About this RNA: The prediction has a mean pLDDT of 80. The part of an RNA shown here (large-subunit ribosomal RNA, half B) has 1219 nucleotides and comes from a Minisyncoccota bacterium. NCBI's taxonomy places the organism under Bacteria, Bacillati, Minisyncoccota.
Context: one part of a larger RNA
RNA sequence: GUGUGCUCCAAGGAACUCGGCAAAAAAGCGGCCGUACCUUCGGAAUAAGGCCUGCCCAUCGCAAGAUGGGCCGCAGCGAAAGUCUCCCUGGCGACUGUUUACCAAAAACACAGCUCCCUGCGAACUCGUAAGAGGAUGUAUAGGGGGUGACACUUGACCAAUGCCAGAAGGUCAACUACGGCCGGUGCUCUGUCCGCAAGGAUGGUGUGCUGACGCUGUAUAAGCCCUGGUGAAUGUCGGCGAUAACUAUAAUCGUCCUAAGGUAGCGAAAUUCCUUGUCUGGUAAGUUCAGACGCGCACGAAUGGUGUAAUGACUGGAGAACUGUCUCGGGGACCCGCUCGGUGAAAAUACAAUACCGGUGAAGAUGCCGGUUACCUGCAGUUAGACGAAAAGACCCCAGGAGCUUUACUGCAACUUGAUAUUGAGCUUACGGUCACGAUGCGUAGCAUAGAUGGGAGACUUUGAAGUCUGGUUUUUGGAUCAGAUGGAGUCGUCAGUGAAAUACCAUUCUUCUAGAUUGUAAGUUCUAACCUCGGCGGAAAAAACGACGAGAAACAGUAUCUGGCGGGCAGUUUGAGUGGGGCGCUCUCCUCCUAAAUUGUAACGGAGGAUUCUAUUAAGGUUGGCUAGGCGCGAAUGGAAACCGUGCCGAUAGUGCAAUGGCAUAAGCCAGCUUGACUGUGAGGCGUACAUGCCAAACAGAUGCGAAAGCAGAGCAUAGUGAGCCGACGGUCCGUGUUAGAGGCGGCCGGAGAUCAAAGGAUAAAAGCUACCCUGGGGAUAACAGGCUGGUUGUGCCUAAGCGUCCAUAGCGACGGCACAGUUCGGCACCUCGAUGUCGGCUCAACUUAUCCUGGAGGUGGAGAAGCUUCCAAGGGUAUGGCUGUUCGCCAUUUAAAAAGUUACGCGAGCUGGGUUCAGACCGUCGUGAGACAGGUUGGACUCCUAUCUACUGCAGGCGUUUGAUUUCGGAGGGGAGUUGACUCUAGUACGAGAGGACCGAGUUGAACCGACCGCUGGUGUACCGGCUCUACUGCCAAGUGGACCGCCGGGUAGCUAAGUCGGGAAUGGAUAAAUUCUGAAAGCAUCUAAGAAUGAAGCCAACCCCAGGAUUAGAAAUCGUUAAGAGCCCUAGGAGAUGACUAGGUUGAUAGGCGCUAGGUGUAAGCAUCGUAAGGUGUUGAGCCGAGGCGUACUAAUUGCUCGAUUCCUAUUAGG
Repeated sequence: GUGUGCUCCAAGGAACUCGGCAAAAAAGCGGCCGUACCUUCGGAAUAAGGCCUGCCCAUCGCAAGAUGGGCCGCAGCGAAAGUCUCCCUGGCGACUGUUUACCAAAAACACAGCUCCCUGCGAACUCGUAAGAGGAUGUAUAGGGGGUGACACUUGACCAAUGCCAGAAGGUCAACUACGGCCGGUGCUCUGUCCGCAAGGAUGGUGUGCUGACGCUGUAUAAGCCCUGGUGAAUGUCGGCGAUAACUAUAAUCGUCCUAAGGUAGCGAAAUUCCUUGUCUGGUAAGUUCAGACGCGCACGAAUGGUGUAAUGACUGGAGAACUGUCUCGGGGACCCGCUCGGUGAAAAUACAAUACCGGUGAAGAUGCCGGUUACCUGCAGUUAGACGAAAAGACCCCAGGAGCUUUACUGCAACUUGAUAUUGAGCUUACGGUCACGAUGCGUAGCAUAGAUGGGAGACUUUGAAGUCUGGUUUUUGGAUCAGAUGGAGUCGUCAGUGAAAUACCAUUCUUCUAGAUUGUAAGUUCUAACCUCGGCGGAAAAAACGACGAGAAACAGUAUCUGGCGGGCAGUUUGAGUGGGGCGCUCUCCUCCUAAAUUGUAACGGAGGAUUCUAUUAAGGUUGGCUAGGCGCGAAUGGAAACCGUGCCGAUAGUGCAAUGGCAUAAGCCAGCUUGACUGUGAGGCGUACAUGCCAAACAGAUGCGAAAGCAGAGCAUAGUGAGCCGACGGUCCGUGUUAGAGGCGGCCGGAGAUCAAAGGAUAAAAGCUACCCUGGGGAUAACAGGCUGGUUGUGCCUAAGCGUCCAUAGCGACGGCACAGUUCGGCACCUCGAUGUCGGCUCAACUUAUCCUGGAGGUGGAGAAGCUUCCAAGGGUAUGGCUGUUCGCCAUUUAAAAAGUUACGCGAGCUGGGUUCAGACCGUCGUGAGACAGGUUGGACUCCUAUCUACUGCAGGCGUUUGAUUUCGGAGGGGAGUUGACUCUAGUACGAGAGGACCGAGUUGAACCGACCGCUGGUGUACCGGCUCUACUGCCAAGUGGACCGCCGGGUAGCUAAGUCGGGAAUGGAUAAAUUCUGAAAGCAUCUAAGAAUGAAGCCAACCCCAGGAUUAGAAAUCGUUAAGAGCCCUAGGAGAUGACUAGGUUGAUAGGCGCUAGGUGUAAGCAUCGUAAGGUGUUGAGCCGAGGCGUACUAAUUGCUCGAUUCCUAUUAGG
């Protein structure tokens, strides 16, 4: 000196602080009594609060104990252990639980309850490629998933969007298949057209066959999507404007627009309210917090639940009681470190050190540079201001890269789902088709009649039963036709005639339509069993999941495979531009014109201004030929004007140019007209420009044109913008290539034009958005946040001018419009050091400096009577508040004060502290976002490393050497440091002044506040020396008396020492030189003038004075005394008035230095023993006793014994030593 699971404290009692953090106190889950609000009636509750508690005797009682009486102490659960505050009132979460092992224990998670969705069992769901497993040896009172979160009261509107569920009429839509069409190719047959004398060639058509690596297209065909509905305890959403009542205000009311619908109940400045410390009330002396209200809710709101709520919480606010060293304000003690000694003995770090201060400079904050100043050499104990200290290649920021996460980014994949085909069989029914055979069917008019078409045809049918009749069926154009059965018992029809487009019997072929049938295909349904699947018992075997037969169920489904459409952040790979006075947001990115641009060209900026991504084709804005001249102003002139058309004069390019600007343009490039297409093809010398690629100008030649009489002009436009490389595929042309050739087509080349807001415009891909506070890596002071630097717009301060205010009067005091400086405290600008780290707000502690002075001091002016002020000048010596609120700085408030100054110092100070705020990871609310997430919005929680300091610096303490002779003692002091504040009251004097009210200067005194120093006689604190009281326990054999332990066991006192709150003292007076200021005399300048020469006053400021240090004051001082005839000093010992160690001081036998001993101031408080009283606890006497006594005095009993070392001049030796 630090620390501690330590102890005590006067007076006050939270004034501390972000916050009663920490500590203290109460505190027995002993007895008795007694307990409120509220309540879910269980609680709350040991609520709170009060009394008792030891020992002895008696009574009662089995006992526990109760009652009564008595005794002692400050204190009776007398110590320890145990238990461990209480009360009032909010927020949040109902509760007990769980969580980030190692910074968050919470309001987060969970929870019972509520609710929604899915799931019928081989369940849903999960894991797995599968087998299989969990679910579950469970079965809807079960299981899975989502949300909310006990309980009470409740849970509103919206189905437009998204999701989910349901639906199926329509649209769209894959593969496979079927059918149709088209495009072909080709063989055969028949046939046409054109060319050709012909041979033949070219090109079509009919029929038919083959064919197209599955050509094209249509139809048929699923889910999905579109569509139609439903659904909110699904994702979600829940308006604006204007007007209106008889004061005002407000708006029950009205209008209007939009919407899917416009927020209901309840709550509300809230964990949500920006403005905001909203307003009011309460609490406080004072309340940014808190409680209760209000409600314009920036931006509450109803199971992402709303509002309450008893109980509960190591949660989070506010108030109080008790209590205290948290504090005012600190002090004492104990112990452990530290320190000294002995032993042992790391680490980080360092990496040139011969390592000072000030000013300056400098990559912009220097131990090391420059200039000064200071400084003998070396240690030890301490303090941390600096070494941009150590540690960790900054976590913030930016750049590059990565990773995790999200989604309506892009592209895929799993899973799920759809259809087709295969595994895959049989039967039946129905529907729709195809084919086949039987049968039927066919009505315009006319005609006996219901005439399918064509052909043949003169007969056909009939007892193998005609006509007719009856019954029934089918069909129908309602006329009839036809079939079956019965009856009947012999005829009926055709040819002919007639009608008609066609003539009938009968036969053959065949068409339309229909019935039933066979077969085949598709679809749906149903049945079967034998594939496939599941299950059961059984068999052989030790056994099994294998095998076998049997049985049951299911069944051609399912399952699986391939193809296929859908859905698909479940998973994966990636993308998500650059510039940028940091980044983000914003803006920009190509081309043209001008300025910047510094008289060639060129030239940057998030410099200043504008434009373009075209237009023009018949009235061309092109070519050519010919012609013409605009515009403004004055005057005149019907309607008629500022502008219409007409006349005239003047000026002269101001006009016009398709469009921006610039440069041009009258010979016009401007305007009008005629004729026209050169708005051509193939080339292109030579130039401009240029990194390249692009780009620009262009004579001339060939061809073919237009205009013009011709010379000529014309390859678009007065010029400069009007744009896009390459790839890709498509189109047109082509004497090209390839390859097979019977031919066609394909592929490629060449020529031509088209397809890009590829606009991030020299164009990364055909195809691409975000979050990260969970983050990571590499880099950057190339680039931000802090601080420094530069600057000084802003800020602050001053000055100039003076319009005006000030009754009058610019300047007592102010001062507009303007102007000029200075400072470097604000907000900024810049981005210069630092990103291989310069810790950031506020507080605490400790300050140093500046002055632009808040107080105190001295002055001038005053719109100064006095008093009190205002203003300016000088002045930095000292001083310059405590609380309430808030993290606050600041600010507001309360109460003081002489005053409660402003600043700088890395917004002084985190290797000094704190950690409330900000600014990691958890969580809640509001708002934004589809989401991941975000918010200079709010809220709660959240690791501050180094026991050790090397150097500088600072505070102290030593050692060495020097000071030219070794010492002892004493001096003066060059120089340095400290101190320096001020109120109130009284007297002068109720005087000067003043109408009064009020009320001084100057001078004298008294007493305080704060600060500083010293001390302990007093008042106290402490006081682990000491004395006493008390409990439990062990021991001394027991009683008695003691000793040890229990925090010094607890408690009551207390000597020395230390100490403050106690006591004493201090800052005074004085001199000198001055500041502002005031004067004297006095010129320059015959005056005036404080000044120029000269002289004098004048401040808490300066120098002294006061106190302290001080000769290393290296310029090393002085004096006295002693000294080789050895002065003196040290080692060593006893100690403390000293002290970390050294040192210092008192002593060392010629001695009181310490201990001991004796006495004693003083402390405690009447010992033990004995006697006596009492039943006993206990009392009384001996007795102010006994014990102690760090203080004082005395006393050599013990220990300071003996001894050793150093120690000058001169001389000698020797010569860096040394003797």

Record summary:
Rfam family: Bacterial large subunit ribosomal RNA. Gene Ontology terms of the family: structural constituent of ribosome and ribosome.